Record summary:
Glycine riboswitch aptamer from uncultured Brevundimonas sp., 84 nucleotides, folded computationally. NCBI's taxonomy places the organism under Bacteria, Pseudomonadati, Pseudomonadota, Caulobacteraceae, Brevundimonas. The sequence is in RNAcentral, with records from MGnify. Its mean pLDDT, the model's own confidence on a scale to 100, is 83. The model forms 90% of the base pairs in the Rfam consensus.
RNA sequence: UCGCGGGAGAGAUCGGCGGCCCUUCGGGAUCGUCGGGGCCGAAGGCGCAACCGCCCCGGAAACGCUCAGGCAAACGGACCGCGA
Numbered sequence: 001u002c003g004c005g006g007g008a009g010a011g012a013u014c015g016g017c018g019g020c021c022c023u024u025c026g027g028g029a030u031c032g033u034c035g036g037g038g039c040c041g042a043a044g045g046c047g048c049a050a051c052c053g054c055c056c057c058g059g060a061a062a063c064g065c066u067c068a069g070g071c072a073a074a075c076g077g078a079c080c081g082c083g084a
Base pairs, nucleotide, nucleotide: 001084002083003082004081005080006079013036014035015034016033017032018031019030021028022027038071039070040069044067045065046064047063051059052058053057
């Protein structure tokens, strides 16, 4: 690096517009998009620096920030196990 398996957290949030299905025609479900505020932290990124090394020069977190990303499922997912 590749393959297989495991893998957390946080509103299926509120409102506008549109598609689509149902309707007792009052509304309901779902999808997309725009906006609001709430939240998460384990892709990435940045910061401090524990720590580490070939040691005065380097590498650097599971800590912090949330730019990005994410908050039903799916996808993704640091990291762990097995195999090559």